[in-house]
Formats: sequence, C1' cells, structure tokens
RNA sequence: GCUGGCGUAGCUCAGUGGUAGAGCGGCUCACUCGUAAUGAGCAGGUCGUGGGUUCAAUCCCCACCGCCAGCU
Repeated sequence: GCUGGCGUAGCUCAGUGGUAGAGCGGCUCACUCGUAAUGAGCAGGUCGUGGGUUCAAUCCCCACCGCCAGCU
C1' cells in the first nucleotide's frame, strides 16, 4: 500500500428499514436471625464520526477514525 471482518448499556453480545434488547454486573424491595441463593422492580444508550438515499436508517450507500486478520 491492497483486501476482508468488527465498532450497539460498565462487560459479553443479539437486533439487517418502522418506538433499541438479552445475559452478567449496579441500585431498590421481598424472603432470611443475618448473608448467600431466589423472586419482583428500577436505572443505565448522541447504536464510532460526518455526509447521502428514504416518508422513516443500528440496518442500505460513501468517506473518515479505531481494532483484528490476511496479502504484498
């Protein structure tokens, strides 16, 4: 230098046009003599950045940034 993949909650990841989710973690409550476990609830997101297409973009297109892999 070229090619491909990935970037979504604190962490690991789903979601592939129509109001953003799960598990773990955090907080509160219940249960318990107390803790753990268990159950119920709550909080937590500019979906990497900027443009484009569309009535509507996490999703499609382009550029850039970061990470990983391959080729040279």
Molecule: transfer RNA
Organism: Bacillota bacterium